[in-house]
RNA sequence: AUGAACGCUAGCGGCGUGCCUAACGCAUGCAAGUCGAACGAGAAACCUUCCUUCGGGAAGGUAGAGAGUGGCGAACGGGUGAGUAACACGUAGAUGACCUGCCUCAGAGAGGGGAACAACCAGUAGAAAUGCUGGCUAAUACCCCAGAUGUCAAGCUGUUUAGAAAAGCAUGACUAAAGCUCAGGCGCUCUGAGAGGAGUCUGCGGUCCAUCAGCUAGUUGGUGAGGUAACGGCUCACCAAGGCGAAGACGGAUAGGGGGCGUGAGAGCGUGACCCCCCACACUGGUACUGACACACGGACCAGAUACCUACGGGUAGCAGCAGCGAGGAAUAUUGCGCAAUGGGGGCAACCCUGACGCAGCAACGCCGCGUGAAGGAUGAAGGCCUUCGGGUUGUAAACUUCUUUUCUGAGGGAAGAGCAAGGACGGUACCUCAGGAAUAAGGCCCGGCUAACUACGUGCCAGCAGCCGCGGUAAAACGUAGGGGUCAAGCGUUAUCCGGAUUUAUUGGGCGUAAAGCGCGUGCAGGCGGUUAUGUAAGUUGAAUGUGAAAGCUCCUAGCUUAACUGGGAGAGGCCAUGCAAAACUGCAUAACUAGAGGUUGGUAGAGGUGAGUGGAAUUCCCGGUGCAGUGGUGAAAUGCGUAGAUAUCGGGAGGAACACCAGUGGCGAAAGCGACUCACUGGGCCAUACCUGACGCUCAGACGCGAAAGCUAGGGGAGAGAACGGGAUUAGAAACCCCGGUAUUCCUAGCUGUAAACGAUGUCAACUAAGUGUAGGGGGUCAAUGACCUUCUGUGCUGAAGCAAACGCGAUAAGUUGACCGCCUGGGGAGUACGGCCGCAAGGCUAAAACUCAAAGGAAUUGGCGGGGACCCGCACAAGCAGCGGAGCGUGUGGUUUAAUUCGAGGCAACGCGAAGAACCUUACCAGGGCUUGACAUAUAGUUGGUAAUGACCUGAAAAGGAAAUGACCCUUCGGGGAGGCUAUACAGGUGCUGCAUGGCUGUCGUCAGCUCGUGCCGUGAGGUGUUCGGUUAAGUCCGAUAACGAGCGCAACCCUCAUCGUUAGUUACAAGUGUCUAGCGAGACUGCCAGUGAUAAACUGGAGGAAGGUGGGGAUGAUGUCAAGUCAGCAUGGCCUUUAUGCCCUGGGCUACACACACGCUACAAUGGCCAGUACAAUGGGUAGCGAAGCCGCGAGGUGAAGCCAAUCUCGUAAAGCUGGUCUCAGUUCGGAUUGCAGGCUGCAACUCGCCUGCAUGAAGUCGGAGUUGCUAGUAACCGCACGUCAGCACAGUGCGGUGAAUACGUUCCCGGGUCUUGCACACACCGCCCGUCACGUCAUGGAAGUUGGCAACGCCUGAAGUCGGUGGGCUAACCGCAAGGAGGCAACUGCCUAAGGCGGGGUUGGUAACUGGGACGA
Repeated sequence: AUGAACGCUAGCGGCGUGCCUAACGCAUGCAAGUCGAACGAGAAACCUUCCUUCGGGAAGGUAGAGAGUGGCGAACGGGUGAGUAACACGUAGAUGACCUGCCUCAGAGAGGGGAACAACCAGUAGAAAUGCUGGCUAAUACCCCAGAUGUCAAGCUGUUUAGAAAAGCAUGACUAAAGCUCAGGCGCUCUGAGAGGAGUCUGCGGUCCAUCAGCUAGUUGGUGAGGUAACGGCUCACCAAGGCGAAGACGGAUAGGGGGCGUGAGAGCGUGACCCCCCACACUGGUACUGACACACGGACCAGAUACCUACGGGUAGCAGCAGCGAGGAAUAUUGCGCAAUGGGGGCAACCCUGACGCAGCAACGCCGCGUGAAGGAUGAAGGCCUUCGGGUUGUAAACUUCUUUUCUGAGGGAAGAGCAAGGACGGUACCUCAGGAAUAAGGCCCGGCUAACUACGUGCCAGCAGCCGCGGUAAAACGUAGGGGUCAAGCGUUAUCCGGAUUUAUUGGGCGUAAAGCGCGUGCAGGCGGUUAUGUAAGUUGAAUGUGAAAGCUCCUAGCUUAACUGGGAGAGGCCAUGCAAAACUGCAUAACUAGAGGUUGGUAGAGGUGAGUGGAAUUCCCGGUGCAGUGGUGAAAUGCGUAGAUAUCGGGAGGAACACCAGUGGCGAAAGCGACUCACUGGGCCAUACCUGACGCUCAGACGCGAAAGCUAGGGGAGAGAACGGGAUUAGAAACCCCGGUAUUCCUAGCUGUAAACGAUGUCAACUAAGUGUAGGGGGUCAAUGACCUUCUGUGCUGAAGCAAACGCGAUAAGUUGACCGCCUGGGGAGUACGGCCGCAAGGCUAAAACUCAAAGGAAUUGGCGGGGACCCGCACAAGCAGCGGAGCGUGUGGUUUAAUUCGAGGCAACGCGAAGAACCUUACCAGGGCUUGACAUAUAGUUGGUAAUGACCUGAAAAGGAAAUGACCCUUCGGGGAGGCUAUACAGGUGCUGCAUGGCUGUCGUCAGCUCGUGCCGUGAGGUGUUCGGUUAAGUCCGAUAACGAGCGCAACCCUCAUCGUUAGUUACAAGUGUCUAGCGAGACUGCCAGUGAUAAACUGGAGGAAGGUGGGGAUGAUGUCAAGUCAGCAUGGCCUUUAUGCCCUGGGCUACACACACGCUACAAUGGCCAGUACAAUGGGUAGCGAAGCCGCGAGGUGAAGCCAAUCUCGUAAAGCUGGUCUCAGUUCGGAUUGCAGGCUGCAACUCGCCUGCAUGAAGUCGGAGUUGCUAGUAACCGCACGUCAGCACAGUGCGGUGAAUACGUUCCCGGGUCUUGCACACACCGCCCGUCACGUCAUGGAAGUUGGCAACGCCUGAAGUCGGUGGGCUAACCGCAAGGAGGCAACUGCCUAAGGCGGGGUUGGUAACUGGGACGA
């Protein structure tokens, strides 16, 4: 923006618009008639006269219906867009190749005669439609004769033209007329001219497909004839063989064309409703007739389809006219009024007709205008919504007061539109006046971003939204509702379509190294483009002019409806148009010249340039012979293989094929592919010098043609080595691979085919211009002191780099810079370089090349990370070197699993699993069963109530909780009113270890005590970002030094803090016999690479040494950067939301957390002699203690009991440390090892040890003889071994936290495993390698290719049949006008027939669809 549709909504008016689909079918009515002044006849009715049986009849007259003859019209107007890619349309021309009724002008004329046919009458066929036969009749109907200034034909003259009509001359032929009248006129015939209107021809212009490339037989032309208004193969006969086509013929698809309309800055793109012009069509197809004009929408004939009538014999019909109906569809109106106006037909006219037209009706379908009130009005009312509960917002909005009346309702008046007396469908309409009363009148969509507008509740990946991105999985501004807001407004949204934005097809105005895109390379026709000078020309170009470009539309001005929309007037714009004129710069063309481009001459020169022939040596293999003995070969390691039939090795000889080491070089040559021993022959190209010749001869290149690696194919050779396939051996989970042993095709040659490669510089060819530097190859010139240098120049080939370019990377005279010429190519990813078709090929296959469908990306370059079975450097008990273990046994503890009424919950690789739990018999306790309570076990508030109240409570029931209950029996303050505390009742509420650690706070783990993580300013980069922080050293360290587009800074590191080790000093209670200072605890010193030497850059630092109690961080601790893991914790605590409220809360009893086939984790004890047992004997430290530690003594085998001293602790106590040492015994065994398990007897704690504690004694005496794969800790007072203490705790410790005692081994080193740091590199990863991702298979859905078939459409072709009809033929039918005396003739009609031909039939093909068993791939799916 719209001819719209749909949803919600709707007050009025004006002007417009309204079947886009089925050119589907149509009931009914209307849409083209008119003329009596062309003609005959004449109904009803009326008048007069006559007759009458009173029914009426007859004659004359008036009148003129309906029908007929005749004339004009019906070819206009109105509809539709099926067909048509065409001279159909548009524009500019032509017609010297034509026609033209009515109208206008001019000239001339209309004499004489004749025969019919309708109507009508009679008869007759038929259901009807419609006829048939006979008879009568008129005309402006028809026919004949005469006749001309006339017309026509060919001829001559003749003007003008490229080409002739006119005019003139002469000859010949031919034919006209009509009347009517109101007496005014209207008609008629011929001729010429005009106006307007047709026909035909031509240039140019406007769709798609080349996967349509060749088309054509009346085809192209000629001659002649026919035909037409007219040219013409328009048609026919003959002759010739032409005609069209890459500037797109032919074929296919689609489509009425234009003025215009929509959009856009424009160029364009899209479109062709309404209005205007042209065309085509009228149920489908064909055909002619009439006529001035038709091959005719409301005419005719025929065929077909369809529908209707029928008496079954036959007939009838054509809304794409106006209304209307059905159908189709998302969808499009009244079976209205009127000829009053405008226009048309007929008529002298009156007038008649006119669904053209003028109006009205329906529809918010569009455009335009108006209204739904205006001003005041804050206690900011009520209500709604939100809330942090204070308030905010709706909101001056309402109410209320005053005012107005467009609109509305009622009443009254009332047009213009009519030139000319009357006559107006619209219409009692527009408009005017009066009255009434804010009265009758607001919705739609949206509110995550784009995009103006935000909250609450509900919902919980559901329901739903969505234009794109995307929302929704319990706190949704995105869904739904509400409040509020935003925006348009009688509309608002949605859908569809077009343009714009989209420089996203790029003419204006894009690109092609890596994003899509340079043909593999050349030669080259057409085409495009083209050096210098001069002259001419005027095609392009430029200028002014003329003609035309209809009207409407558009722009500007102006006018009329109150305004606007709308409409009128004026001006302008609009063409790749045509015509002539002018100009001559540029391009073109013509002519003449030039030499700078290009080519040639001459002289040099380098080269794996090409083709053919020949030659050579090294090496491999094979064959023969010699020597020779058992292996050889091969690999990561092996085996297959070869070898006693003599291999390998070695020597000699021979055969054969292929390839040419060194030279060899980002060296050379070639268009590219490519070319490498040497020699010869033939041959192409380049470069340098020369400046003699030609004189633009050039560049590029669609199609075309040629060349074109490897592999492959055909035929014939050849075949040493290598070697797809194949065989064998290994490797492996497997190994159809990599490795090994063999080995065919192939590799080689000749002749052909194929025509592709990451055929790459991923960079088309040619030309010009634009800083430098430095190599290298080939030539030339110059200078010098010349076996070398240097300067310079041309050509090739590399590197670095300025400007510039580029998204960046990069390119940079060998351009990817700046320009020009030409060619090729690209337009999101996938489908797909595929299908189908065509061409090529022997095949393999190649070239050309889609669509459906699907995705919202695919992609480039660079950045930061992360990652790598990439690289470099470095670190760590990471490995290695060691020591001790774990993994096997028994037991303890935790976890999983299973079980259970419950086995409460959490923790889950490292970083869960002796973890939360520093200690589950009840309690704890959260779980289960049962019994109970409901303002509650606990808090706060309000109200009420309360003195025998609160509190205590014997006793009863009960498992307890709890329920009942005698009895005892209160407190504080006071202004004396009362208040507080407590109890009870009620309401708010409490309560929840219920859920969400993925809503959170806090705390914690981990990487990791790893050395990192950042900032400011500057600089670099379009940017992400980089630099700093990298680099050279060094360190435990981003520690320090040096370098440095960086300079500084912060958080980390280190240091500051605590502790241990040495010393000094002070003080010493309770230590010790004193007095002292072993000891205790305060203060201080000490260590800083400070000193020396060496190394190092003279630095930082490192190595060694001295001194020292301690040496390079002295040992240990505390201390944990930015961040990561949605890590852990809602069950420590806190907390949002949700859930629960006689229960998910609370109390109680009992049970459970302690279960047990099993699996794992962490420990303890062992398996023994470095030991067990017995006896004796030595040496600690850290700690704890008043509801506590508890001594001595006594009792007990012992656990323990008793006992009570002492101690709030350097005082008393726990409290004998153990390993160790000395002596004895055991003697290698399931033991005097080991202690599980079990029995009995005891002790302790506790209300209570059954489920379910610890300890003691006696008895019992299991597994286990050092532990598979694997795996853990530890680098020195460490590991290992040994005991002690403490916390928790009534009791319970193999765990945890500390303490001391004894006290090692080893570290070459950093290749490897693990983790980490820095730099670098690759990346298709970024949830970051536990990433990403490929293909098959299975299932579902969708579109599509092939396909035996099957079934349609379309356009042709061949044959057959062939309606109507024109044209032609025929003579034997019929026949008014004319001729003829007649016979008869001319002419006509009919009939038959020929050509053509619609339609139909048959046939084989073409083309395009549908469908299809089966089949191929493709897309999508948690």
This is a predicted structure of a 1422-nucleotide RNA (small-subunit ribosomal RNA) from an uncultured bacterium. It matches the Rfam family "Bacterial small subunit ribosomal RNA". Its family is annotated with structural constituent of ribosome and ribosome in the Gene Ontology. RNAcentral holds the sequence, with entries from ENA, Greengenes and SILVA.